[in-house]
Molecule: Bacterial RNase P class A
Organism: soil metagenome
């Protein structure tokens, strides 16, 4: 990006003119998703007035924005051969759970089945003592490889590495790099919780008018020591029936507004890595209400066959206050 242009019939809106239950004239009429209803607001209204708790949402830094859990730019981590993709991305040294089974052992000075090393005993075994490198089990087993060393081993000590602490530099900041040192301090929070910053509540079938009725009725309760009311609860406010229950009697139209000029769109300048921002100039794009834009021709345009002449074809799918997003659904184009 979502075909154009013109003609007839046919429909819906405003506006204009008329001979005005209607008629005639230009003029304008569905979408990038209108679709999910997943978020965020604008608006309306509780309402006069709030304040914490409780709930709830988001979670790595900075920016943008009316806001947002969108977006742009980084940083870490992983994944790609790559462009570039993903991420429920604070904290396990506040705290309590949880890691079945196997397996010696899964509460981090845990742990010894085999297996190595010493010693005794008399003997192809068995008792004591060391040990965690090897080998099993497991998703995970006490830093990782290599070399020294030892009785055998083990950061025990050394070199490269990763964790960890401290220091210094860099960067608005998540980090990040260098150097120095002891040799090393399990996972799970997409459990519960901790922490930071956000957060009234209900919705356009929100509400606001006007029309048309009655019988502003009766009776019990509650009620200024405070009814009702503000999502729940507390404080506060406001402040007298607007409450509750029962008997009874009347009306409700397919009314009118909300309803489309708006955090609008389009073009240029200018700032920014970029998302956006500002400035100047132009434009007015359904407002329907048992719910409208639909049918036929011709012409150009796409795309598929064909030498042509021609033939066939054209996704997904349509408003109900708006508007920014994000998911799905579909055809092609660029990068």
């Nucleotide at each position: 990006a979502a075909g154009a242009u013109g003609a007839u019939c046919g429909c819906g809106a405003a506006g204009g003119c008329c001979u005005u239950a209607g008629g005639c004239c230009g003029u304008c009429g569905a979408g990038g998703a209108a679709a999910g209803u997943c978020c965020g607001a604008g608006c309306u209204c509780c309402a006069u007035a709030g304040g914490g708790c409780a709930g709830g949402g988001u979670g790595c830094u900075g920016g943008u924005u009316a806001a947002u859990g969108g977006c742009c730019a980084g940083c870490g981590a992983g994944g790609g051969c790559g462009a570039c993709c993903u991420c429920a991305g604070g904290g396990a040294c506040a705290g309590u759970g949880c890691c079945g089974c196997a397996g010696a052992a899964a509460u981090g000075u845990a742990g010894a089945c085999c297996g190595c090393c010493c010693g005794g005993c008399g003997a192809c075994g068995c008792c004591g003592g060391g040990u965690a490198a090897g080998g099993a089990u497991g998703g995970a087993a006490c830093g990782g490889u290599g070399c020294g060393g030892u009785a055998a081993g083990a950061g025990c000590g050394c070199a490269c590495c990763a964790g960890c602490a401290g220091u210094c530099a860099g960067g608005c900041g998540a980090c990040u790099g260098a150097c120095u040192g002891g040799c090393u301090a399990g996972g799970u929070a997409a459990a519960c919780c901790c922490c930071a910053c956000c957060u009234g509540g209900a919705g356009c079938a929100a509400g606001a008018c006007c029309g048309a009725a009655u019988a502003g009725g009766g009776a019990a309760g509650a009620g200024a020591u405070g009814a009702a009311g503000u999502u729940g609860c507390c404080c506060g406010c406001u402040g007298a029936u607007c409450c509750u229950u029962c008997c009874g009697g009347g009306u409700a139209g397919u009314g009118u507004c909300g309803c489309u000029a708006g955090a609008g769109c389009c073009g240029g300048c200018a700032g920014g890595c970029a998302a956006c921002u500002g400035c100047c100039g132009g434009c007015c794009g359904a407002g329907a209400u048992a719910a409208a834009u639909g049918a036929u021709c011709a012409u150009c345009a796409c795309c598929g066959c064909g030498c042509a002449a021609g033939c066939g074809g054209a996704a997904c799918a349509g408003g109900a206050c708006u508007c920014g997003g994000c998911u799905u659904a579909u055809u092609g184009a660029c990068u």